[in-house]
Context: one part of a larger RNA
RNA sequence: UGUUAGUGGUCUGACGGUAAGGUACUUUUAGUACGAGAGGAACAGAGUAGCGGCGCCACUGGUCGAUCGGUUGUCUGACAAGGCAAUGCCGAGUAGCUACGCGCUAAGGAAUAAGAGCUGAAUGCAUCUAAGCUCGAAAUCUGACCUAAAAAGAGACCGCACUAAGGAUUCCGGUAGAAGACCGGUUUGAUAGGGUCGGGAUGUACGCACCAAGGCAACGAGGUGUUCAGUCCACGGCUACUAACCA
Numbered sequence: 001u002g003u004u005a006g007u008g009g010u011c012u013g014a015c016g017g018u019a020a021g022g023u024a025c026u027u028u029u030a031g032u033a034c035g036a037g038a039g040g041a042a043c044a045g046a047g048u049a050g051c052g053g054c055g056c057c058a059c060u061g062g063u064c065g066a067u068c069g070g071u072u073g074u075c076u077g078a079c080a081a082g083g084c085a086a087u088g089c090c091g092a093g094u095a096g097c098u099a100c101g102c103g104c105u106a107a108g109g110a111a112u113a114a115g116a117g118c119u120g121a122a123u124g125c126a127u128c129u130a131a132g133c134u135c136g137a138a139a140u141c142u143g144a145c146c147u148a149a150a151a152a153g154a155g156a157c158c159g160c161a162c163u164a165a166g167g168a169u170u171c172c173g174g175u176a177g178a179a180g181a182c183c184g185g186u187u188u189g190a191u192a193g194g195g196u197c198g199g200g201a202u203g204u205a206c207g208c209a210c211c212a213a214g215g216c217a218a219c220g221a222g223g224u225g226u227u228c229a230g231u232c233c234a235c236g237g238c239u240a241c242u243a244a245c246c247a
Base pairs, nucleotide, nucleotide: 006160007159008158009157010156011155016146017145018144021051023049024048025047026046027045028044034039052105053104054103055102056101060099061098062097063096067092068091069090070089071088072085073084074083075082076081108142109141110140115135116134117133118132169247171185172184173183174182191243192242193241194239195238196237197236198235199233200232201231202230207226208225209224210223211222214219
């Protein structure tokens, strides 16, 4: 842009796509069939384990330049609090992302190939074939999954509207994201921020008091108490305080 008046929502599913599955073992069948014995199956059923595919993060791990703590050198006069040094280095580490973790991963149907047959003439017999018919493979077509009405035979249904309906810009955001797009919200509001509560990370803050090896003293690493502290959060509940105004 088209689908021939516009528009919102819910569908159908032609075409198209995928390999989405595949392998091995154990067991029942069964010490059965078979076989003198020795030995020793199968059809079918059940279970398990790798591999591949798709998805997920409750658990176990990894990562986590959010965060918390320790510590070295140096600088800010000192304390405190900080800057820089590959995040200075190190120890932990939630959300998120992940695998080493977890879940799922058919049966069936159709027409057939080689092949096996039935009936059956040509050829009074015979013959699977000439007419006709029945079976028969991991391959084929389906089934399952994904996309999909631009499927020109351009679909269906339910609403709204021509006084327009509806959409977009703008604004607050993220189940989304390179930009567009997509999704949610916009006061008839919990969309984001803040506050508060919960949950979580770190590991007990500053200050003060006391103790403290040593030292003539000044001082003093460190320890204990205040303190499950202090600091922080990407998570959840509640709450219109702030911004979603106006146009």
Predicted 3D model of a 247-nucleotide part of an RNA (large-subunit ribosomal RNA, domain VI) from a Methanosarcinaceae archaeon. The organism belongs to Methanosarcinaceae, within Archaea. The sequence was found in a public genome assembly. Rfam family: Archaeal large subunit ribosomal RNA.